[in-house]
RNA sequence: ACCGUCGAACGGGUGCGUAACGCGUAUGCAACCUACCUAUCACUUGUGGAUAGCCUUUGGAAACGGAGAUUAAUACACGAUAGCACGUUUUGGUGGCAUCACUGGGACGUUAAAGAUUUAUUGGUGAUAGAUGGGCAUGCGUCUGAUUAGUUAGUUGGCGGGGUAGCGGCCCACCAAGGCGAUGAUCAGUAGGGGGCGUGAGAGCGUGAUCCCCCACACUGGCACUGAGAUACGGGCCAGACUCCUACGGGAGGCAGCAGUAGGGAAUAUUGGGCAAUGGAUGAGAGUCUGACCCAGCCAUGCCGCGUGCAGGAAGACGGUCCUCUGGAUUGUAAACUGCUUUUAUUAUUGAAGAAUAGAUUUCUUGCGAGAGAUUGUGACGGUAGAUAAUGAAUAAGCACCGGCUAACUACGUGCCAGCAGCCGCGGUAAUACGUAGGGUGCAAGCGUUGUCCGGAUUUAUUGGGUUUAAAGGGUGCGUAGGCGGGUUUAUAAGUCACAGGUGAAAGGUAGCAGCUUAACUGUUUUACAUGCCUGUGAUACUGUUGAUCUUGAAUUAGGCGGAGGGAACUGGAAUGGAUGGUGUAGCGGUGAAAUGCAUAGAUAUCAUCCAGAACGUCAAUUGCGAAGGCAAGUUUCUGUACCUACAUUGACGCUGAGGCACGAAAGUGUGGGGAUCAAACAGGAUUAGAUACCCUGGUAGUCCACACUGUAAACGAUGAUGACUAGCUAUUGGGUUUUAUUAUUCAGUGGCCAAGGGAAACCGAUAAGUCAUCCACCUGGGGAGUACGCUGGCAACGGUGAAACUCAAAGGAAUUGACGGGGGUCCGCACAAGCGGUGGAGCAUGUGGUUUAAUUCGAUGAUACGCGAGGAACCUUACCUGGUCUAAAUCACGUAUGAGGUAUUCAGAGAUGGAUGCGCCAGCAAUGGCAUACGUGAAGGUGCUGCAUGGCUGUCGUCAGCUCGUGCCGUGAGGUGUUGGGUUAAGUCCCGCAACGAGCGCAACCCCUAUUGAUAGUUGCUAACAGGUUAAGCUGAGGACUCUAUUGAGACUGCCUGCGCAAGCGGAGAGGAAGGAGGGGACGACGUCAAGUCAUCAUGGCCCUUACGACCAGGGCUACACACGUGCUACAAUGGUUGGUACAGCGGGUUGCUACUUAGUAAUAAGAUGCCAAUCUCUAAAAGCCAAUCACAGUUCGGAUUGGGGUCUGCAACUCGACCCUAUGAAGCUGGAAUCGCUAGUAAUCGCGUAUCAGCAAUGACGCGGUGAAUACGUUCCCGGACCUUGUACACACCGCCCGUCAAGCCAUGGGAGUUGGGGGGACCUGAAGGUGGUGGUCAAAAAGCCAUUGAGGGUAAAACCGAUGACUGGGGCUAAGUCGUAACAAGGUAGCCGUACCGGAAGGUGUGGCUGGAUCAUCUCCUUU
Repeated sequence: ACCGUCGAACGGGUGCGUAACGCGUAUGCAACCUACCUAUCACUUGUGGAUAGCCUUUGGAAACGGAGAUUAAUACACGAUAGCACGUUUUGGUGGCAUCACUGGGACGUUAAAGAUUUAUUGGUGAUAGAUGGGCAUGCGUCUGAUUAGUUAGUUGGCGGGGUAGCGGCCCACCAAGGCGAUGAUCAGUAGGGGGCGUGAGAGCGUGAUCCCCCACACUGGCACUGAGAUACGGGCCAGACUCCUACGGGAGGCAGCAGUAGGGAAUAUUGGGCAAUGGAUGAGAGUCUGACCCAGCCAUGCCGCGUGCAGGAAGACGGUCCUCUGGAUUGUAAACUGCUUUUAUUAUUGAAGAAUAGAUUUCUUGCGAGAGAUUGUGACGGUAGAUAAUGAAUAAGCACCGGCUAACUACGUGCCAGCAGCCGCGGUAAUACGUAGGGUGCAAGCGUUGUCCGGAUUUAUUGGGUUUAAAGGGUGCGUAGGCGGGUUUAUAAGUCACAGGUGAAAGGUAGCAGCUUAACUGUUUUACAUGCCUGUGAUACUGUUGAUCUUGAAUUAGGCGGAGGGAACUGGAAUGGAUGGUGUAGCGGUGAAAUGCAUAGAUAUCAUCCAGAACGUCAAUUGCGAAGGCAAGUUUCUGUACCUACAUUGACGCUGAGGCACGAAAGUGUGGGGAUCAAACAGGAUUAGAUACCCUGGUAGUCCACACUGUAAACGAUGAUGACUAGCUAUUGGGUUUUAUUAUUCAGUGGCCAAGGGAAACCGAUAAGUCAUCCACCUGGGGAGUACGCUGGCAACGGUGAAACUCAAAGGAAUUGACGGGGGUCCGCACAAGCGGUGGAGCAUGUGGUUUAAUUCGAUGAUACGCGAGGAACCUUACCUGGUCUAAAUCACGUAUGAGGUAUUCAGAGAUGGAUGCGCCAGCAAUGGCAUACGUGAAGGUGCUGCAUGGCUGUCGUCAGCUCGUGCCGUGAGGUGUUGGGUUAAGUCCCGCAACGAGCGCAACCCCUAUUGAUAGUUGCUAACAGGUUAAGCUGAGGACUCUAUUGAGACUGCCUGCGCAAGCGGAGAGGAAGGAGGGGACGACGUCAAGUCAUCAUGGCCCUUACGACCAGGGCUACACACGUGCUACAAUGGUUGGUACAGCGGGUUGCUACUUAGUAAUAAGAUGCCAAUCUCUAAAAGCCAAUCACAGUUCGGAUUGGGGUCUGCAACUCGACCCUAUGAAGCUGGAAUCGCUAGUAAUCGCGUAUCAGCAAUGACGCGGUGAAUACGUUCCCGGACCUUGUACACACCGCCCGUCAAGCCAUGGGAGUUGGGGGGACCUGAAGGUGGUGGUCAAAAAGCCAUUGAGGGUAAAACCGAUGACUGGGGCUAAGUCGUAACAAGGUAGCCGUACCGGAAGGUGUGGCUGGAUCAUCUCCUUU
């Protein structure tokens, strides 16, 4: 090697399949098997023939075979013997749970064995029992979908047989027709199950890695063999796919074992050491095998532990960062520096436990197994853990975050960019949110992100939710299954409760203890838990079951009574339309206004007669009836029902009700009638930008009836049904009782207001939305969508059932405060009305827009910009443009130097500027001081940007009467009350009332001017008396009387009278008074609004420019001019113009000034001259007015623009670009369209005067002053604005709001779709391997080959269903800063809206019909509350 024996069915891996007795748990087998192990009993006898190996030979490339000879066994075969084993049969006993089981005896039949070694064992055979391991059966539990509702043919059961270890349709023949299923069958999808694990207070929810148990699988499918055990991971056969070898003939293979490779992937390790330990197989044993296992390697993957130092140290260093920047803050005791320690690290030395009850040798005890001791000997890890010594802070810190949630803040950069983001949300020039830095916070050898699960989430609610209006009550009833169910009592013990027993593996978890230095980890014959299942015993209140009984629930009976309850038939009058006839004449009709339409062929109107259909006035009411829908003229008939009274009868007969059945407005459908009115569609007329509407004229379906469908509504009380309980008041319907009567009371209804209570609130409140019980239905963010697909009902229209993808961070309810309304009420205002005068037309002035320009600087832009900033642009101003230039100027401080600066003359230049020449410091004795220049240092400058970074100032609502607070009270709260109400006022002014009481800012008053007057004072003002004096004159003396001046008082307060009224207050031609009800005027402007205006008055943050965006100079421009607008002036004339004469103011200004007066000039002005720093002088003439003359209605004697000529003045300078004067010229314009403005009394209108700015002036402007001096207001309907109360709201950037639909564009997901394509499964038919079974076959007998049949994996054919993917085209949906068309909705949304249905239309939508209030406003009725 080979034969034999045992093992290989264990151990190890994986989770494909499986929704199943697969798993879990509890039982059963009276229906079973079990090698090795243990115990007991019995036996171990006699023969025989082969075969591998080996030897010879042979085929094949190989794998692997073929033939011959020969040999052994505990291999194989045949006998003997055997019963407590098995089978048949017979006869007793005991027991049970139906079949039956156990046990005693008899008869007949069947089946065993193996030796080895050597005297003691070890094997072998039969049997019984145990142990172990298995097999089978059953109860209960075990995912999702009903848009899967029917399924099943060996299917369900029976009899008989076969097969099996064994029961069984497991298989077969026959018989029966069953079995399963809304307590979810079948089908489809998904999935190994459990112990456990994560989370959670728990109940649960999610999950099934590592470890343990069970199952299934081993390339895919099928099959058996061997064996105690397999339908066998590293065995076999067949088929299939794949890989490899080949000589092409044929063969080989199966890592979901351990490593390793490839591929895939976001991602997962070494082709390591050892059997030393633990365990397994085998062997008598030594031993052998063992990628089980023990170790090592890799990975911060997790858990645990340790370290990276500790103490001192302030000049609070340097550096960094920030700032209010000579400096401060922070980093920070941090560092440096000093001292200390040595875990760790490095080096050196030493160095384990894990190893013993095994084996070997040996001693002792023992009858034999066996037991006790001694010696020897074995370590992969590993020279590892550990120990000792030395050195020296030495070798060791990162990540995320810093807007809120959520611990932690600044700077710079960026500028809706780049980017961030878990949610809310940051970023558009001052970002704690982006990026970076400094600083800080959190965790730490980790930190953060992503994914997943649980929690929070009572957000699927058993514990533990809801349904009037937030999502949600079925349209209504009857009723099946089911669920639930009145009082007393009997029995039972199923539920329930108690106790006990069994089980609930170990591990894990919990508590304690113990072992590794600690911990993680581990151990524990310590403990509890494991909430479950099974069994036994007991209890009997409750539930169930059972028997009996009761009357209160329910029903019946008797007697009453009510009603638009329902069906049918008949009848009636009014109205409408039509027909006929009459009367009668020009219109009728209709509307906001019209038109279409009707009418001289006689309408409308009116009278008479007739016809038709439909609907039923008054009564009539929050009335009544009905289950709901709904029901209304009258009569008859048929019929349903409620309620009351009686308390007679039955005796729980009850409640609810998934499916089911019936009823069910309007519209709509079918067939047949009918057809008066009204009226979708349609037509015409209007309206309108349009008008597929609202309005009008017509008009068909339909509206009506019968029969049959449909089955929906805001089918609403948006409130399911039933029962019980919980203060009252009031009205009313029906019945009863009662009172003399108003009444009182009771039952059943129908309403209103409320206690308690409930509710988010509004509200509900015995008719609950309160407190309870039972049953049903329904909800779970908005949209997509009540859509798609499927199924189902329907004649159709359409109904029922009913998703997902995708998308948003909201959608929604109730209430609050505002704002708004083409809502309401009250009130006010030159708001309207009543008046007067203007603007808009003309010319001019001025401002603006536009245009132009080199520039026409900038700002202001509805009211609230536009004669505004500007109260004065020729230069300057000036900011703009062109050109030429400068890098400074000015001021201050300090330092240094110098003596200049300046002035005069002059040159160049447009000038700025540059150059030349002359003179050349001051005060002081001095020290020194002053002045000036230059240089240096420190501070430049900017009318550049941002008024949306700001201060200050201002406009406007608005001189409107409002805006708030404290305390209290009410409300969960926002918030309310006060402040509303009744009066009154100019007023939130005051009074009264009141859960409010007070207070503040506003109103008013206090202040100024003005109207009367007193006192005081009397110059520059005044002048009555006296005196003087002049042509005249307060001119002079004088005076304080008057006027006046300017200081201080008085006066006016509804105080008095009267009427009304509670009062406040109002009225009164009231009295008195200068003034009367705030006497007139001014200053004075609440909380706030408009991101209102202003960075160009000024100030100021940030940004920007720095030989320029700064500064200087000359010239130009701001003054342009087709045009448009605003504000004004002058006019158009006779209430006027012109000429002449004449009278009366006030406010103010004046020395760089106002200027008398005189002279010159036509004049503007000029020359001279006087007074005045002003109640002194002067501007200063006031004008309109009055008197007189003239003009006579015209483009003029109106009007003055424009232009020519000549002048004056200011000023360096009037060309662009001044004002004025004279002369000449003499335009438009004859009272102004639509529209629009101001004004209510000393006002409008009209007349002139003054001042600021300023050299002068473009001033007709602005701000003041006085003169003359009206008209009108009935009144609050309307327009505008405002205030208060109330109402609706889908608005809150607040109506200049919000918002709907089509169309167009882009993107996304999705439905349909001729089809195309893929997948899994089932059935039918054909074929049919291996193997099994049966038959045949063969032989002396047996066996085998072969053949036949059956079963059978796989393969093939055809059809149907299901599930995906894809598809020209097509449907809607969603999303998207600035597209188109309209305006549907929110207010009465400008036609109230919405629901169902039908028709129509670009679109929202419109109309018809019925319904709802989830409609505003007004009025009335009823009801309620209060008096």
The prediction has a mean pLDDT of 82. A computed fold for a 1427-nucleotide RNA from a Cytophagales bacterium, annotated as small-subunit ribosomal RNA. Taxonomically the source falls in Cytophagales (Bacteria, Pseudomonadati, Bacteroidota, Cytophagia).